[in-house]
């Protein structure tokens, strides 16, 4: 120089004016993100659940740490791909059980004879054989020999692989060695399914304080009566099924058994409200720095205040200077990851090729 | 907030791991008619919304975008 591999930050900037949220009496202060998104995991918090027996469901999957927690991050261990830098990887179990594998092939899961070889036969064929050939993704261990009618882990010898046992290294996944076995044990579990671990349920329209309600219902005082007033329950109507102890339906928050209550219970149409606060902004917070750790991470010191609506605020104009109209794009319970979108500009480290000193 | 369900020729659909993805209407051509419609014959036309895994092998099974519809508080 080229061609690559990994990581990081920026992501419009200043200044005036008018204008919208929020806070404050006022001056003034302050006012989208690196993903605010997709809602695909975790968790904070908040109501309800949480006698007892049985059966389900859903996720997760190599190890060792990290963290509130995760399907995330970190470091290693196997496998694969790349000359490398590097990358990917639902990465437990196929010597529990069941399935399942089109075509083509003779045969596809335990065994099998289509040509072929080879033996008997006059031929038909009948019987041996898995070393050749041919078919597939997958054909039951590779290479030479010994053996044989031919052949054949039948045996042998070296090599892969398997599984069991010693030995050494590592917390560990796992790695080396020796050793003994039987010759070979195929695949698929993101197919049921076994094994181990993890999950009660629903959600900020969760929840909580006030207030407001067209009314109806009963029952008490007062009063000759009309009616007022107090207390208690129920929020409104209209139809229509199904019940009313031969129980309809509830609750026991997957399901059921088994227990518990029980006179209403479901649907449709109508009608009426739909309002304030609080939850709601200090939180597993930001920045710096040291220390400890290989790293995620974590203690500790100093600092810094940082959006908060409910018809829902974050815009518009000039002007300056940079290649310039500038990307993808906008909070709504709040973290902590993952995934997707992203004009363009900057930095670090490292690997491969030429080439040149 | 929370949950389902859909994408397949130009329409409407079938197929839920295995030959080259079926069918209806439509669309092209040729008979057949004076012509046209129906009728008969033959044909084109889809990489299963997209991108990754898994599998000998994906419309199909897992993920993770995208697009449309629906329900509930």
């Nucleotide at each position: 120089u080229g061609a690559g591999u990994a990581g990081a930050u920026c992501g419009g900037g200043c200044a005036a004016u008018c204008g919208c949220g929020g806070c404050g009496c006022a001056a003034g202060c302050u006012g989208a993100g690196g993903a605010a998104a997709g809602u695909c995991c975790g968790g904070g918090c908040u109501u309800c659940g949480c006698a007892g027996g049985g059966c389900a469901u859903g996720g997760u999957g190599g190890u060792g740490g990290a963290u509130a927690a995760c399907g995330u991050c970190c470091a290693c261990c196997c496998g694969g791909g790349g000359c490398a830098a590097c990358c990917c990887g639902a990465g437990g179990g196929a010597a529990a059980g069941u399935g399942c594998a089109a075509c083509a092939g003779a045969a596809a899961g335990c065994a099998a004879a289509c040509c072929g070889c080879c033996g008997a036969g006059a031929a038909a064929u009948c019987g041996g054989u898995a070393a050749g050939g041919g078919u597939g993704a997958a054909a039951c261990g590779g290479u030479g020999g010994u053996g044989u009618a031919a052949g054949a882990g039948a045996c042998c010898a070296c090599c892969a692989g398997c599984a069991g046992a010693u030995u050494g290294g590592g917390u560990g996944a796992c790695c080396a060695a020796u050793u003994u076995g039987g010759c070979u044990a195929g695949g698929u579990a993101a197919a049921c399914c076994c094994c181990a671990c993890c999950a009660g349920a629903a959600g900020c329209a969760a929840g909580g304080u006030c207030a407001a309600g067209a009314g109806g219902a009963a029952g008490a005082a007062a009063g000759a009566g009309a009616u007022u007033u107090c207390u208690u329950c129920u929020g409104a109507g209209u139809a229509a099924a199904c019940g009313c102890u031969u129980g309809a339906g509830a609750g026991u928050u997957g399901c059921u058994c088994g227990c518990u209550c029980g006179a209403g219970u479901u649907u449709a149409c109508u009608g009426g409200u739909a309002g304030a606060c609080c939850g709601c902004a200090a939180g597993a917070g930001g920045u710096u720095g040291u220390u400890g750790g290989u790293a995620a991470c974590a203690a500790c010191a100093a600092u810094c205040g940082c959006a908060g609506a409910u018809g829902g605020a974050u815009g518009a104009u000039u002007g300056c200077a940079c290649u310039a109209u500038g990307a993808c794009a906008g909070a709504a319970u709040c973290c902590g990851g993952c995934u997707u979108a992203u004009a363009g500009a900057u930095c670090u480290a490292c690997u491969c090729a030429a080439g040149g000193u | 907030c929370g949950g389902g369900g859909c994408g397949u020729g130009g329409c409407g659909u079938a197929g839920g791991g295995g030959u080259u993805a079926g069918c209806g209407c439509g669309c092209c051509u040729g008979c057949u008619u004076u012509g046209g419609g129906a009728g008969c014959a033959g044909g084109a036309g889809a990489u299963c919304g997209g991108g990754a895994g898994u599998u000998c092998a994906a419309a199909u099974c897992u993920c993770c975008c995208c697009g449309c519809c629906c329900c509930g508080a």